Transfer RNA from Absicoccus intestinalis, 77 nucleotides, folded computationally. The organism belongs to Absicoccus, within Bacteria. The same sequence occurs in records of 4 taxa.
RNA sequence: GCGCCCGUAGCUCAAUAGGAUAGAGUGUCAGAUUCCGAUUCUGAAGGUUGCGGGUUCAAUUCCUGUCGGGCGCGCCA
Numbered sequence: 001g002c003g004c005c006c007g008u009a010g011c012u013c014a015a016u017a018g019g020a021u022a023g024a025g026u027g028u029c030a031g032a033u034u035c036c037g038a039u040u041c042u043g044a045a046g047g048u049u050g051c052g053g054g055u056u057c058a059a060u061u062c063c064u065g066u067c068g069g070g071c072g073c074g075c076c077a
Stems, first nucleotide, its partner, number of pairs: 001073007010026004019057001028044005050066005
């Protein structure tokens, strides 16, 4: 330098051959339970879907640029 894959909540991940409010587990906080804790139960907060642009009535999904990570290949000395 070229090709491929990945990037979504604090963490680990799901979702889509474009469709209506972006979810789960775990963690955090509050409450219930308890003499106090643990466990269990209930509830809440937490997201510009890496970033920018484009196509579209509609983009996490398609196109494009770019950043970061991983894998493979090549070139020079």

It matches the Rfam family "tRNA".